[in-house]
Context: one part of a larger RNA
Order: sequence, then structure tokens, then C1' cells
RNA sequence: UUGGGCCUAAAGCGUCCGUAGCCGGUUUUGUAAAUCUCUUGUGAAAUUGCCGGGCUUAACUUGGCAGAGUGCAGGAGACACUGCAAGACUAGAGACCGGGAGGGGUUAGAAGUAUUCCUUAGGGAGCGGUAAAAUGUUAUAAUCCCAGAAAGACUACCUGUGGCGAAGGCGUCUGACUAGUACGGAUUCGACGGUGAGGGACGAAAGCUAGGGGAGCGAUCCGGAUUAGAUCCCCGAGUAGUCCUAGCCGUAAACGCUGCGAGCCAGGUGUCGCGUAUUCUACGUGAAUGCGCGGUGUCGAAAGGAAGCUAUUAGGCUCACCGCCUGGGAAGUACGGUCGCAAGACUGAAACUU
Repeated sequence: UUGGGCCUAAAGCGUCCGUAGCCGGUUUUGUAAAUCUCUUGUGAAAUUGCCGGGCUUAACUUGGCAGAGUGCAGGAGACACUGCAAGACUAGAGACCGGGAGGGGUUAGAAGUAUUCCUUAGGGAGCGGUAAAAUGUUAUAAUCCCAGAAAGACUACCUGUGGCGAAGGCGUCUGACUAGUACGGAUUCGACGGUGAGGGACGAAAGCUAGGGGAGCGAUCCGGAUUAGAUCCCCGAGUAGUCCUAGCCGUAAACGCUGCGAGCCAGGUGUCGCGUAUUCUACGUGAAUGCGCGGUGUCGAAAGGAAGCUAUUAGGCUCACCGCCUGGGAAGUACGGUCGCAAGACUGAAACUU
């Protein structure tokens, strides 16, 4: 390179936006770049094939003819597809209107139980902890109980293979600001689209910088146990951290271990949102049933698959674009580069070994 792959064997970038590039709906006319047909010129010789000649033959050599040289240039034509130009369309995309659903985001205020500490009253010997203990705590009155006050964190029940978000993620209530989205429409626009190398933005936890905060929990550290030992598991303390503000870091089993978009291909049954029809109704933003669209589950046919399984939310059948893989180890290491305050991240080998 050809070919084959990427749920679990190596392999989908953590997620999105978007530049170049690549690809692109229906239809008309034109053009003829591309494509196809014909034709002219050229495409050295040697080489190859056929028929002859010359070395005694052959190899070799030589003459003629043919073929090939898949190409390039000129001319003539064809116009389905692709391209280009002009025009039209509405099934893709967007906009608008209508009534919605939602822990989507940012920010301010409020609330709630519990916990801990403090104060007060009661009470008077243990409490706490474990498999059992001990460390610990308590006569300077603990644990327990009553009332009050403070602080920080969190948001039980509702809670649901339920909702929202691109992913990370998001859960008390109220307000403000703000983004996306499904449905319905005899509205509008008219291919405006898909993907996306580089690039940009976002990105759990931990960690870092500065300043706050610090109730509970709790790496590290210190005690007590256990044990042959115990740098663990268990217990008592407890620092960083966990929380807030501003900035960095840029990684995770960032998982559906499944890139994004589009079309096609049996059904059954839950559930969430919107619309619609019928029935019921306490007449309400109500309920039930059916149907349509969109989401989210489950079972399952065809098909696929090595199987497990997947199966209209595909891992089926096709198309477009991107990323990635090529035995194990050495190794996500070394070196170099870029980024970072650092920790480190990204890029990423080889010798050697098997």
C1' cells in the first nucleotide's frame, strides 16, 4: 500500500462549537470542465509475434510485415450522471406564532431537621466503644434530660430503569436574569445542510495559588487493639481537605467500555411530555381508553454476531465525514517539543526480550 477492523479480543478523541477539506434534497434550461465515442498527428531503436536471409545447426545476427507502447496534443460529436452558470420548488435545515414540561444554568433572599459547641435548670456514677477489649471521657459533675443561643455543612420523606442537560453534571422554597427543548400551526424562508484535520469553549473528584470559613466527616500523623509481625482491616483522637470567592490544573471504569448525521427494515408491553377523538366527571391545569409525534425502559421476529447478546434508542441493511488499531513486555517509559506555579498533562519511540 491493498485488505480487515474498533460493546467484551488491539482500537470511538471526555463533550460540544466550528475553519480548511470532503460529501450533499427535488426540478428546468444552458455550458461541456470531467466522462464517453470517432478521427488526425506523435508515441526512437532494441524488445515481442509471423515470414524470409547469414554463420554446418542452434543460440546469435539481419531484412520485411504486424502488434504493442494502456500516453500526450489537435479536430468532430454525445449529454444520462458529476461539475459550473441562471431560474424554480418544499419532503432537509432555520425562523415565527400558540399553549406546555423540566433537580438545565447564573444570582439574591428565606426555611427545615439533625450534628457539634456554649449557657441555664434537673440528676448523681458511670459513659463511650467492640467479636471481646483498651486507649479516651467523668466527682473541676460527664453520659442522660429541659429550655435558650451560636456556627458550619446538608436538603430526609416526595424519589420513580421518572425529568433536564452536549458531556461533566443537576434535587428544600421564593424572586430576578438566562439557555436549550418536545408538541401543534392552511404562518414564513427556500438547501441556507452533514461531518470536521488544525483551532476554540466547557469539563467529576483529587491537587495547586491567594483570601475567607471550619459544625460534621476525615487522607497524613499519633495513640489503643488484633497479630509471629500489622507500616492494614476494628476503636479513640485528629491536620490538610471537604465549604465560599478569584484564578490555575485538564485528568477518571469522563462507561452504553458502543463517534456524529441521514435513509430503510415485524411486532408486544410499561413510562414521561405535547396534541387529538370518545367516555366519565367532584367541572379543574381532573380521570380513563384509543390514535399521532417526541423522549426513556423492557421483551422479542427477521437479520447480524465467535458467542454472550444486539434487535426502529441496532451491534441489522446502506450512504457521508472524522478519530483510532496492527502480538506481549520494555512503556504511556526515555529523549525532544508545547502547556503548567507545581503536581504533572499532551505528543511519544528504540535497543533488548519473548
RNAcentral holds the full RNA, with entries from ENA.
This is a predicted structure of a 354-nucleotide part of an RNA (small-subunit ribosomal RNA, central domain) from an uncultured prokaryote.
Model confidence (mean pLDDT): 88 of 100.